[in-house]
This is a predicted structure of a 377-nucleotide RNA (Bacterial RNase P class A) from Formivibrio sp. Lineage of the source: Bacteria > Pseudomonadati > Pseudomonadota > Chitinibacteraceae > Formivibrio. RNAcentral holds the sequence, with entries from ENA. Its mean pLDDT, the model's own confidence on a scale to 100, is 76. A source record names the gene rnpB. The model forms 96% of the base pairs in the Rfam consensus. It matches the Rfam family "Bacterial RNase P class A". The family's RNA type in Rfam is ribozyme. Rfam links the family to the GO terms dimeric ribonuclease P complex, tRNA processing and ribonuclease P activity. Rfam's curators write: Ribonuclease P (RNase P) is a ubiquitous endoribonuclease, found in archaea, bacteria and eukarya as well as chloroplasts and mitochondria.
RNA sequence: GAAGCAGGACAGACAGCCGCCGCCCGCUGUAAAGCGGGGAGAGGAAAGUCCGGGCUCCAUCGGGCAGAAUGCCGGCUAACGGCCGGGCGCCGUGAGGCGACGGAAAGUGCAACAGAGAGCUGAACCGCCGAUGGCUCAUUACUCCGGUAGUGAGAUCAGGUAAGGGUGAAAAGGUGAGGUAAGAGCUCACCGCGGACGUGGUAACACGGACGGCAGGGUAAACCCCAUUCGGAGCAAGACCAAGCAGCAGGCGUUGACGUGGCCCACCGAGCCUGCGGGUGCGUUGCUUGAGCCCAGUGGUAACGCUGGGCCUAGAGGAAUGGCUGUCGCGGCGGGUAACCGUCGAACAGAACCCGGCUUAUCGGCCUGCUUCGCAU
Repeated sequence: GAAGCAGGACAGACAGCCGCCGCCCGCUGUAAAGCGGGGAGAGGAAAGUCCGGGCUCCAUCGGGCAGAAUGCCGGCUAACGGCCGGGCGCCGUGAGGCGACGGAAAGUGCAACAGAGAGCUGAACCGCCGAUGGCUCAUUACUCCGGUAGUGAGAUCAGGUAAGGGUGAAAAGGUGAGGUAAGAGCUCACCGCGGACGUGGUAACACGGACGGCAGGGUAAACCCCAUUCGGAGCAAGACCAAGCAGCAGGCGUUGACGUGGCCCACCGAGCCUGCGGGUGCGUUGCUUGAGCCCAGUGGUAACGCUGGGCCUAGAGGAAUGGCUGUCGCGGCGGGUAACCGUCGAACAGAACCCGGCUUAUCGGCCUGCUUCGCAU
């Protein structure tokens, strides 16, 4: 210098003018409202609502079934399906990245096409062999002339064979030697596999390994099994106050309804649901001080914890947080030797009970650490 990898922070600044606005104060007004002043006012994701928790209610939140989620090990945390560290596997020259990564020795299912054969007890299409039994021919011996026995050859009927070919994602481990009728872990050597046990490690796991000729395929984000976790609903939760009103009909229910938004049981016990009609505030609260933010120190590899100091930062009713101009800054393009000039651009988006995460969207440049290659010293 080029190309990358990982992480972090930012999301234009200042001034002027014009606005928006829950809220507070004052004035006018019976009120509605108006006018003046003050003052706060979006984000890294406020988003998707996908996980986890706080908070609130469901009489108890008890048992079981069903269901869902997660799934290597250790740690962090209020909790998690998140994060951190480690192991293993795959990818990358590397920095690094990705992984639902328990069980196929419980059972069930699935696998197109090809192939002889596809899950079990392995499977003979071509090829090889045909030792053994049978057949044919030749020959020798014996003969009761029908045959019998031996030897050799041939064909390959039975049969043997998983070494070679072929099919396939996959066909019972690989190479070599021995062996055989031909072959084969049939035997042996080396490699591979399983592996009692030993060593290291908290563990996942790693390393070594007596011994065993050698286990029998894949798929569990298929059912399933095992382990762990999970009661339901959500701020329109829920609580309070004021004012006013009128009931009627149908259904369910003490043989237990509704009350729990899958079902059953235990326990509690008298009302509940629907429709029509009537009344009433667009009231108050919950509501933003919180597992909060910033800084320093400290323990820890880290996630994170602890201690000290400082800060208060929308609370909003379907909903405000904006616009223009100028200067400066940033980026692209064009011009210019340069200083500089002209022009264009600046994203994604947007609070609604609150937090911790994940995921997704995003203009631009910035910072830190690291890798590979090239050049120079």